[in-house]
RNA sequence: GCUUGAUAAAGGCAAAUCACUCGAAAGAGUGAGACGCAAAGCCACUGGCCUAACUUUCGAUUACUCGAAAUAUGGUCGCAGGGAUGCCGGG
Repeated sequence: GCUUGAUAAAGGCAAAUCACUCGAAAGAGUGAGACGCAAAGCCACUGGCCUAACUUUCGAUUACUCGAAAUAUGGUCGCAGGGAUGCCGGG
């Protein structure tokens, strides 16, 4: 340097749930808590998935307004791929 994760060693992260906060929502942050994770550390580049505030269309309504459908510019890196980086061990 490349590849790999059997037994380790030192450690690391933290699902669900609960509390508070932010957000239209999805979801996120902090604390508690551990389902699990060899990158479950980082990046929204590609695909997927989630939401639909704004917008558009349709319907209802005297009107106010309500409902439905479509749609990320919102989100998810613990969905997958990809990118760069990293601890220890084996080859």